[in-house]
RNA sequence: GCCCCCAUCGUCUAGCGGCUAGGACACGGCCCUUUCAAGGCCGGAACGGCGGUUCGAUUCCGCCUGGGGGUA
Numbered sequence: 001g002c003c004c005c006c007a008u009c010g011u012c013u014a015g016c017g018g019c020u021a022g023g024a025c026a027c028g029g030c031c032c033u034u035u036c037a038a039g040g041c042c043g044g045a046a047c048g049g050c051g052g053u054u055c056g057a058u059u060c061c062g063c064c065u066g067g068g069g070g071u072a
Stems, first nucleotide, its partner, number of pairs: 001071007010025004018055001027043005048064005
């Protein structure tokens, strides 16, 4: 250089055109407890960037950025 794959809450991840963007762990509050832990309830928190297609894009297409792999 060329080819392939990946990018979603702090972390791991679900999602296959119309979802309130869900779950686990973590974090904060409350309950329980003499206290802590465990447990229960509640809460905040995410679609890498720019374009395109579409009535509608996290989802499809292109480019860029970042990560991983293959190849001379």